[in-house]
RNA sequence: GGGCCUGUAGCUCAGUUGGGAGAGCAUUCGGUUCGCAUCCGAAAGGUCAUGGGUUCAACCCCCACCAGGUCCA
Numbered sequence: 001g002g003g004c005c006u007g008u009a010g011c012u013c014a015g016u017u018g019g020g021a022g023a024g025c026a027u028u029c030g031g032u033u034c035g036c037a038u039c040c041g042a043a044a045g046g047u048c049a050u051g052g053g054u055u056c057a058a059c060c061c062c063c064a065c066c067a068g069g070u071c072c073a
Base pairs, nucleotide, nucleotide: 001072002071003070004069005068006067007066010025011024012023013022019056027043028042029041030040031039050064051063052062053061
């Protein structure tokens, strides 16, 4: 330098043909308990790595670019 894969909540990850952004754990609050743990319920938390483009509409399609991994040179 080139090819491929990955990048979504604090962490681990879904999101299968373009239309509602989600789960588990963690955090906070409440219930249960004499209290703690467990368990149950609720809430908060996101520039979907970044910048453009296509589209009525983009995590999703196209281009560029950044970071990590891997292979080739």
The RNA shown here (transfer RNA) has 73 nucleotides and comes from a Clostridia bacterium. The coordinates come from a structure-prediction model, not an experiment, and the mean pLDDT is 84. NCBI's taxonomy places the organism under Bacteria, Bacillati, Bacillota, Clostridia. The sequence was found in a public genome assembly. Its Rfam family is "tRNA". The family's RNA type in Rfam is transfer RNA.